[in-house]
RNA sequence: AACGGGUCCCAUGCGACUCACGUUUUCGAACCCUGUCAGGGGCGGAAGCCAGCAGCAGUAAGGGAGCCUCUGAGAGCGCCGUGGCCCACCCGUCUCC
Numbered sequence: 001a002a003c004g005g006g007u008c009c010c011a012u013g014c015g016a017c018u019c020a021c022g023u024u025u026u027c028g029a030a031c032c033c034u035g036u037c038a039g040g041g042g043c044g045g046a047a048g049c050c051a052g053c054a055g056c057a058g059u060a061a062g063g064g065a066g067c068c069u070c071u072g073a074g075a076g077c078g079c080c081g082u083g084g085c086c087c088a089c090c091c092g093u094c095u096c097c
Stems, first nucleotide, its partner, number of pairs: 001095001002093006009084005014078002017074004022067006033058004041050003
């Protein structure tokens, strides 16, 4: 020098990480959600009817805690795979000078 291998760098795949979607659970409305509506109110001769505050129950928007099976995004973590780069560095050789 050549060749081979490795490192570095780049691309890509995979895995892991974070976020979002989703999902489980929980909290969550004085009134402008639903249901039930004590009390009180209204209508009625009466029987009854009507509206309906509080309370209770259930939820909405939204919040907390978990689960990540799929899906999407992000940053670029990995003694992972493939390819490129072979400029540089390291190692090797029954090769050549």
Predicted 3D model of a 97-nucleotide RNA (Bacterial small signal recognition particle RNA) from a Ktedonobacterales bacterium. The sequence was found by an Rfam model in a public genome assembly. Lineage of the source: Bacteria > Bacillati > Chloroflexota > Ktedonobacteria > Ktedonobacterales. It matches the Rfam family "Bacterial small signal recognition particle RNA". Rfam's curators write: The signal recognition particle (SRP) is a universally conserved ribonucleoprotein involved in the co-translational targeting of proteins to membranes. It is annotated as a non-coding RNA gene. On this family, see Righetti et al., Proc Natl Acad Sci U S A 2016: "Temperature-responsive in vitro RNA structurome of Yersinia pseudotuberculosis".